[in-house]
RNA sequence: AUUCCGAAAAGCCAAACCCUCCGUGAGGAGGGGGCGGAAAGUUACGGAUCUUCAGCUUGAAGAUGGCCGGGCUGCCGAA
Numbered sequence: 001a002u003u004c005c006g007a008a009a010a011g012c013c014a015a016a017c018c019c020u021c022c023g024u025g026a027g028g029a030g031g032g033g034g035c036g037g038a039a040a041g042u043u044a045c046g047g048a049u050c051u052u053c054a055g056c057u058u059g060a061a062g063a064u065g066g067c068c069g070g071g072c073u074g075c076c077g078a079a
Stems, first nucleotide, its partner, number of pairs: 005077002012037002017032006035066001041072003045069003048064007
């Protein structure tokens, strides 16, 4: 230095819910809030789920990265 791993320390993010706004909708943004998280950083590549439009079992567009997996990047360093 790298990989695995996750004690300690410094920090980080922020579920449900509430308020405001945007969206046909799933849902998103800001503020409060704190369930949790070692990548709960990033990426819609694969699967899955959800929404809309057609449609009759097929397709298209969109959403979810805190549903799972993969890619890229990152703090610390005990056993």
Molecule: c-di-GMP-I riboswitch aptamer
Organism: uncultured Geobacteraceae bacterium